[in-house]
Molecule: c-di-GMP-I riboswitch aptamer
Organism: Methylococcaceae bacterium
RNA sequence: GGAUGCAUCCGCCAAACCUAUUGUGAAGUAGGGACGGAAAGUUACAGACCUUACUUAAUUAAGGUGGCUGGACCGCAAAU
Repeated sequence: GGAUGCAUCCGCCAAACCUAUUGUGAAGUAGGGACGGAAAGUUACAGACCUUACUUAAUUAAGGUGGCUGGACCGCAAAU
């Protein structure tokens, strides 16, 4: 330097909920908090789900969710 790569050690992230704030909304951001995670890092390409508008409905359009699944990209202490 490369390959594999667990969560025993050192560490990392942070669900629900609460507060403040943005948004019609789904939801996002910051702080607290810790259910969990080995990619719970990034990505909205595909599927799924959620929101808004039209609409009887369907359909269509615009958005959201990566901690729903798959794919893609980057990466990991120890140990071999």